Predicted 3D model of a 75-nucleotide RNA (transfer RNA) from Pleomorphomonas diazotrophica. RNAcentral holds the sequence, with entries from ENA and Rfam.
[in-house]
C1' cells in the first nucleotide's frame, strides 16, 4: 500500500441482506417474595441511543461516502 471479516449494555451475542411498533435475548447487576441463613428459585427492575463524523429519507443500528480499532489474506 490493496482486500476481507468483526465493532449493539459490565460480558457473550442477535437484528443489518429486505429502512418503520418500545432496540432485544442469555448472563451478571439491583430490589422484594419462599428460606433459620446460605444456595438456589420466581417476580419485578435499572443499564445502550448501535466505533466515530457526514450524508440520503417523513423515518437510519440497517442504505451510501470518509474515518478509528482489532484480526486474517494479499503485495
Nucleotide at each position: 500500500c490493496g482486500g476481507g471479516c468483526a465493532g449493539u449494555a459490565g460480558c457473550g451475542c442477535a437484528g443489518c441482506c429486505u429502512g418503520g411498533u418500545u432496540a432485544g435475548c442469555g448472563c451478571a447487576c439491583g430490589u422484594g417474595u419462599c428460606u433459620g441463613g446460605g444456595g438456589g428459585a420466581c417476580a419485578c427492575g435499572g443499564g445502550g441511543u448501535c466505533g466515530g463524523a457526514g450524508g440520503u429519507u417523513c423515518a437510519a443500528a440497517u442504505c451510501c461516502u470518509c474515518u478509528c480499532u482489532g484480526c486474517c489474506c494479499g503485495a